[in-house]
Context: one part of a larger RNA
RNA sequence: CUGGGCGUAAAGCGCGCGUAGGCGGUCUGUUAAGUGCACAAGUGAAAGCUCCGGUCUCAACUCGGAAAUUGCUUUGCAUACUGGCAGGCUGGAGGGACGCAGAGGUCUGUGGAAUUCCUGGUGUAACGGUGAAAUGUGUUGAUAUCAGGAGGAACACCCAUGGCGAAGGCAGCAGACUGGGCGUUUCCUGACGCUGAGGCGCGAAAGCGUGGGUAGCAAACAGGAUUAGAUACCCUGGUAGUCCACGCCCUAAACGAUGGAUACUAGGCGUAGGAGGUAUCGACCCCUCCUGUGCCGCAGCAAACGCAUUAAGUAUCCCGCCUGGGGAGUACGGCCGCAAGGUUGAAACUC
Numbered sequence: 001c002u003g004g005g006c007g008u009a010a011a012g013c014g015c016g017c018g019u020a021g022g023c024g025g026u027c028u029g030u031u032a033a034g035u036g037c038a039c040a041a042g043u044g045a046a047a048g049c050u051c052c053g054g055u056c057u058c059a060a061c062u063c064g065g066a067a068a069u070u071g072c073u074u075u076g077c078a079u080a081c082u083g084g085c086a087g088g089c090u091g092g093a094g095g096g097a098c099g100c101a102g103a104g105g106u107c108u109g110u111g112g113a114a115u116u117c118c119u120g121g122u123g124u125a126a127c128g129g130u131g132a133a134a135u136g137u138g139u140u141g142a143u144a145u146c147a148g149g150a151g152g153a154a155c156a157c158c159c160a161u162g163g164c165g166a167a168g169g170c171a172g173c174a175g176a177c178u179g180g181g182c183g184u185u186u187c188c189u190g191a192c193g194c195u196g197a198g199g200c201g202c203g204a205a206a207g208c209g210u211g212g213g214u215a216g217c218a219a220a221c222a223g224g225a226u227u228a229g230a231u232a233c234c235c236u237g238g239u240a241g242u243c244c245a246c247g248c249c250c251u252a253a254a255c256g257a258u259g260g261a262u263a264c265u266a267g268g269c270g271u272a273g274g275a276g277g278u279a280u281c282g283a284c285c286c287c288u289c290c291u292g293u294g295c296c297g298c299a300g301c302a303a304a305c306g307c308a309u310u311a312a313g314u315a316u317c318c319c320g321c322c323u324g325g326g327g328a329g330u331a332c333g334g335c336c337g338c339a340a341g342g343u344u345g346a347a348a349c350u351c
């Protein structure tokens, strides 16, 4: 290279935007680069190989001839397909108009419940905690209860098998700003598309830097238990952190363990948003279509499990990745980072 794969066996980049590149709807004309034909011309050294023949008595060797050298260049012809150029088209894509739903994002404000703390009232000996206890709290008046106050964090019910977002993720309420999607219309543009090596951006939690904040929870830490021991599980405390602003980090079972796009291939039952029809006084009900999200199931696929119009089916295009286990996601080097570390990523050896 040919070839086989990537849900669970090794293998889909965490996600997006997009450069180069690859690929690309439909019709007409033109060109003839790719492609095909002609073999027309040139070249494709000799030797060797193959075929025919000669000569050393034969053979090997050797000599002569032919073929072959599947290729390249030039020329001519063909024009279906691909490409180039020119001009159209509307189904792809985008836009307009009219509607719709939504925890999509950023910022600001605001509400009630609860925990804790503080002040005051009532009130008295316990409270707390466990398997049982103890550490701990309490007569300097706790726990309980009532009233008032402070402060931080999170938003019960609604809540869903629900919705939104590219992913990470997003939930009290209100406002400002703002992104995307869906439906109807078929009004406009006229292939403007798909993918995407590099690149750029986003990216839970933990962690880091500076400043702030700190109610609850709680690594570390201290104490009490348990135990043979107990650097744990249980209990009482408790600091980073968890929260905010700005700047880093860039990882994950970042999972649907399933890359993106397009087309096609039985159905059934839910659910969310929208539209049309039917019906009605009207809203429902019922039917159809589009989009999303689930369950079941045919063909087909699959090692099986299972997947099955949201494919793991049938195909095309583009990207990423895999090639026995361990060594090892390690070492070395490069790049990135304040650090922690990340990314790229071997070999010896061994089974």
Stems, first nucleotide, its partner, number of pairs: 004322003007305002012319001014202004021195003025089007033082002035078004040074004050066005092192001093189003096185005104178007111155001116150007126137002163170002207248006216242002221237004259318006267296011300307002324351003333344004
A computed fold for a 351-nucleotide part of an RNA from a metagenome, annotated as small-subunit ribosomal RNA, central domain. It matches the Rfam family "Bacterial small subunit ribosomal RNA". Gene Ontology terms of the family: structural constituent of ribosome and ribosome.